[in-house]
RNA sequence: AGAGUUUGAUCCUGGCUCAGAGCGAACGUUAGCGGCGGGCCUAACACAUGCAAGUCGCACGAGAAAGCGGUUUCGGCCGUAAGUAAAGUGGCGGACGGGUGAGUAACACGUGGGUAAUCUGCCUUUCAGUGGGGGAUAACAGUCCGAAAGGAUUGCUAAUACCGCAUACGUCGGCGAGGACCUUGGUCUUUGUCGGGAAAGCCGGCCACUUCAUGAAAGCUGGCGCUGGAAGAGGAGCCCGCGGCCCAUCAGCUAGUUGGCGAGGUAAAAGCUCACCAAGGCAAAGACGGGUAGCUGGUCUGAGAGGAUGAUCAGCCACACUGGGACUGAGACACGGCCCAGACUCCUACGGGAGGCAGCAGUGGGGAAUAUUGGGCAAUGGGCGCAAGCCUGACCCAGCCACGCCGCGUGAGUGAUGAAGGCCUUCGGGUCGUAAAGCUCUGUGGGGAGGGACGAAAAAACGGUGGCUAAUAUCCACUGGACUGACGGUACCUCCUUAGCAAGCACCGGCUAACUCCGUGCCAGCAGCCGCGGUAAUACGGAGGGUGCAAACGUUGCUCGGAAUCAUUGGGCGUAAAGCGUACGUAGGCGGUCCAGCAAGUCGGGUGUGAAAUCCCUGGGCUUAACCGAGGAAGUGCAAACGAAACUACUGGACUUGAGUACUGAAGAGGGUCGCGGAAUUCCCGGUGUAGAGGUGAAAUUCGUAGAUAUCGGGAGGAACACCAGUGGCGAAGGCGGCGACCUGGGCAGAUACUGACGCUGAGGUACGAAAGCGUGGGGAGCAAACAGGAUUAGAUACCCUGGUAGUCCACGCCGUAAACGAUGGAUGCUAGUCGUCGCGGGUAUUGACCCCUGCGGCAACGAAGUUAACGCAUUAAGCAUCCCGCCUGGGGAGUACGGCCGCAAGGCUAAAACUCAAAGGAAUUGACGGGGGCCCGCACAAGCGGAGGAGCAUGUGGUUCAAUUCGACACAACGCGCAGAACCUUACCUGGGUUAAAUCCACCGGAACGCUGUAGAGAUAUGGCAGUGCUCGCAAGAGAGCCGGUGAGAAGGUGCUGCAUGGCUGUCGUCAGCUCGUGUCGUGAGAUGUUGGGUUAAGUCCCGCAACGAGCGCAACCCCUGUCGUUAGUUGCCAACGUGAAAGACGGGCACUCUAGCGAGACUGCCGACGUUAAGUCGGAGGAAGGUGGGGAUGACGUCAAGUCCUCAUGGCCCUUAUGCCCAGGGCUACGCACGUGCUACAAUGGCCGGUACAAAGGGUUGCUAACUCGCGAGAGCAUGCCAAUCCCAAAAAACCGGUCUCAGUUCGGAUAGAAGUCUGCAACUCGACUUCUUGAAGUCGGAUUCGCUAGUAAUCCCGGAUCAGCACGCCGGGGUGAAUACGUUCCCGGGCCUUGUACACACC
Repeated sequence: AGAGUUUGAUCCUGGCUCAGAGCGAACGUUAGCGGCGGGCCUAACACAUGCAAGUCGCACGAGAAAGCGGUUUCGGCCGUAAGUAAAGUGGCGGACGGGUGAGUAACACGUGGGUAAUCUGCCUUUCAGUGGGGGAUAACAGUCCGAAAGGAUUGCUAAUACCGCAUACGUCGGCGAGGACCUUGGUCUUUGUCGGGAAAGCCGGCCACUUCAUGAAAGCUGGCGCUGGAAGAGGAGCCCGCGGCCCAUCAGCUAGUUGGCGAGGUAAAAGCUCACCAAGGCAAAGACGGGUAGCUGGUCUGAGAGGAUGAUCAGCCACACUGGGACUGAGACACGGCCCAGACUCCUACGGGAGGCAGCAGUGGGGAAUAUUGGGCAAUGGGCGCAAGCCUGACCCAGCCACGCCGCGUGAGUGAUGAAGGCCUUCGGGUCGUAAAGCUCUGUGGGGAGGGACGAAAAAACGGUGGCUAAUAUCCACUGGACUGACGGUACCUCCUUAGCAAGCACCGGCUAACUCCGUGCCAGCAGCCGCGGUAAUACGGAGGGUGCAAACGUUGCUCGGAAUCAUUGGGCGUAAAGCGUACGUAGGCGGUCCAGCAAGUCGGGUGUGAAAUCCCUGGGCUUAACCGAGGAAGUGCAAACGAAACUACUGGACUUGAGUACUGAAGAGGGUCGCGGAAUUCCCGGUGUAGAGGUGAAAUUCGUAGAUAUCGGGAGGAACACCAGUGGCGAAGGCGGCGACCUGGGCAGAUACUGACGCUGAGGUACGAAAGCGUGGGGAGCAAACAGGAUUAGAUACCCUGGUAGUCCACGCCGUAAACGAUGGAUGCUAGUCGUCGCGGGUAUUGACCCCUGCGGCAACGAAGUUAACGCAUUAAGCAUCCCGCCUGGGGAGUACGGCCGCAAGGCUAAAACUCAAAGGAAUUGACGGGGGCCCGCACAAGCGGAGGAGCAUGUGGUUCAAUUCGACACAACGCGCAGAACCUUACCUGGGUUAAAUCCACCGGAACGCUGUAGAGAUAUGGCAGUGCUCGCAAGAGAGCCGGUGAGAAGGUGCUGCAUGGCUGUCGUCAGCUCGUGUCGUGAGAUGUUGGGUUAAGUCCCGCAACGAGCGCAACCCCUGUCGUUAGUUGCCAACGUGAAAGACGGGCACUCUAGCGAGACUGCCGACGUUAAGUCGGAGGAAGGUGGGGAUGACGUCAAGUCCUCAUGGCCCUUAUGCCCAGGGCUACGCACGUGCUACAAUGGCCGGUACAAAGGGUUGCUAACUCGCGAGAGCAUGCCAAUCCCAAAAAACCGGUCUCAGUUCGGAUAGAAGUCUGCAACUCGACUUCUUGAAGUCGGAUUCGCUAGUAAUCCCGGAUCAGCACGCCGGGGUGAAUACGUUCCCGGGCCUUGUACACACC
């Protein structure tokens, strides 16, 4: 110090969330030790039991018992216990200490003052006293009542208890006189007089004097007391200034209320109380009311300012079962006192009584949750006492709890074979990991033994010295001095013991440090936010590993921070939330120039105070730290006094520039009232006139023969004012538009004079305030909500049409809202310009009006600096500043509910919460899209030709069926597709049979291999037989290589799943012209520019321009075929001339031609003209075989479709393993009511049939193509020849052409279907091949909606060949023959490209 999250991406706004620190905590898991702290935040709920306030015999009277001893015959008595215990009278203390936080928004608290308005026991100092009397009463005893608690009565008695009297230095009161100070007419002081009013004794010591007389009393003396004053210290009361919570949806409150006089009352001022009088007092600077809350020092957080908080410790307050009350007292309206009332609990003999843990423990209850019914008065402190001492749950200690902070330990060193084991793995290894084991050490904590504290020093005995005194008493001071420890045999120290007994928790997708495997499969679950999980999850669960912290770690809750997200420091309001619709103006805030004064604000140094503790600094004590103790600093505050006088305020004086007034002038739809005018609509009357009018996209409702519409004349009535008119004018805004008159507001310009800051803003308040709406009364032509009808539509409560009522108009009165907008509050000053226009003025010029220069005021456009998130704004600021007001604080809920105010109503103003979401939003960017725009292209439409859709058949698909009808492909871009060819095979499917099982490698055994053949079986398979040895080495035996078989081991196999895990390949947009990059520049950025623009092109093709300049992938070209020519070559091709030949290039011959196939040439807008910008290029022309890419092919940018394919192949993961593998037979993929796609053949005469006659190209051929010949009607068969092919064969090209026939018919069209007979291939044509012949002769007479192809050698039409293949082709791939029509054009349909625009779309308009 920031981060995550809105978007495809960006910047901004804005909320939500996280990382930090903290806690009296709680919960979960875990847990070795110690120190110091802390420990009912909830029920101020109820409490059993014990303890928490007593003490004094030196105030007083009285006074036991047990026990022990003695004695008595017993009963008993005596002594002691003991003047003790217990109780009483009396004194002091129970008002402190301890607890709690209910109440309290208050002088309760804090802080600073006041008390001249006061009190104060004990304590200290000081002055003056302490004389003399009296009467009671408890205890006790007796009697009585009561269950008890308790009480009644009679009698006795004492006091430091009670009551008179005396005295009175002070004191108090009355009446006087004076002084000082100061002040609400009081304080202090001097003085006169009158009056009131005190006391208590106790304990020691002494005997010179008096009395009795061992010694005492009086007396003296000491101490403790007592009384009256004065002062102090400490404490308390009361009063005041200032400060600190929320709600205005609480706006008015108040009758003792405010004041006065008098009286009462208090320690004391005071309506504190009362009587009377007056009518005041408080309040927007928040009264009154409601809610919440003890306040503070401090604590937590924060850089600070602040925010939150008020446990422990400390100060103050309040309370003590609840409410009220007083008594006593120095002090209380009293926690462990009293009285009354209430609730509750307990006792009861039912008549009555008792009680108050918010003291310490403890119990129940509540709760997420908070401890022992402990020890001790040893220390500190308190009460009483002369004292010893007693009391003290204050306190000091201990116990429980990881609740917090702090410290320590759980070992240290060495140790690689990187052990075992776990996990992962690409199988090589990696990791846990020097970790362990092993070896060498140490001993904190734990255990055992021994020693062993500090905290303790006083008071008092006792001794000494000094003081008081008559005194060697007492007392006081100093000094010496013994005793006393709950904690505790604790801390600490020493020795022994053994690495032995001591580590967990959370996390590992991003934020945020830490990654893999397995399981799971939108399930189970996780999650603080974003979000993970639907079969390869680093996010779920487990494991291994890692990260973080560590006797703890996480979670939850709460606070501050981050959050500048309430902004004083330190935010905003054109479009993100946010300027009141506008003005006037009250309070308030702010305010021009100069001089003087004052000192409130302000500033300065000093003073007092700001308790202690805490925080901070310094040094110190516990081994360290936490902790503790000492000193210092700080405490930004408050108060009083002094000083300064710049600024602000205030007072006084002056000024003119702010503001205003007077005068002159011009402009204007500024406002109000009254009147006038013409055009138009409608209606009425009359004329002319006839069948329609009106209305719409098209119609209809409607009007019209009872005369409409149209047209002419006359009249009525209401409303609005064309042109002028403007980006123009006026007004505060709303708003204002024919003309005239009257009344009236404001602004502007000019020139002087005057006033002298009179100003700005403006919470409340008041006024104005479009349209609609409301009330009353008028008015009503047109228009027109509602309503009615007609259309449109799937519907049409709409848009369109015909009607039509409120209303619109006027008067008066309400309403008070609008996208009331410039979405921009008002005022003032300052900060470049350019241009237009309206009003007024000056200068120049002019006859004059203009033009031009210039000043002021308005209204617009553009633009610099600046500003802004950007868009934009920019002297009319959204710039730079000042002043004042209003408003905002995530989205929804909601401008809603409730309450209040206003309104006749409608409704308006003010204005929440629960709940819910992780966003909502602004501006800009890139795309995509639009029944937006512009430009352009494509057989896209149009113009044409031929088809499909109807029929039959073929083929594919769906569906259905089936044991199986294997699987995939599904808009274009699946459907004659994978399949260039399912009878077996193929084959993946079904049924049945069978099976360690087909390859390679290794080991062992046998045999070479191989070939021929039998039996069983459907076959796989099983089981036999025959023949038979080679190569290398070796004399032989034998060994080896290789092959086959068997056995064993590892290993295989899968057309099983996932094309949404993938590679590769492919389709498609699309052969569309696009897609990008580097550098530079612009922009905060996403991005832009380049690539846009003007032309041009088939093209991002080229040219020009340009903050761009270049480049890449695409386009084009380079490649192939084809079209022309040349050249080379001349067999198997060719034949012009020559020769031979009956004919045939058959032969000789030739290579000219054709052709073949190599190499070249040729075309480049090169030439000419026009157009164009002189360019690119376009158009026309010439030449040329070919002309503007000549025609065709191959070639497919970045990417899109999770497109297709795991069944071509490859491949991750998953699955099967006597089976989902492999082998075999048979069946199926060929099914068939039906639906669709693609084709073939047709429906005929441009035709069919018969006969005849021509002309190709490109291919294929030795398991092959096959001539000729013979046979067969034919498919074909037989025999046989040529050809490994420019040689031979397939091979007949067909349409065409010529001739004949048919004559419009379901036919001599058409050929399905069916019967019979055959041919061929093949192991085999039953399921299920093709072909032939004869016979049969179906539908069909040109095809609905709709739809497909094609722009030239194209469509159409006609044959030929090939791949696959034993056979099977209407499919596919090629070849040639014949050979058209049409294109005006780009409005529309479809697809595409570029630019632009809108967008709330971005899985992107399905």

The RNA shown here (small-subunit ribosomal RNA) has 1406 nucleotides and comes from a metagenome. Its Rfam family is "Bacterial small subunit ribosomal RNA". The coordinates come from a structure-prediction model, not an experiment, and the mean pLDDT is 85.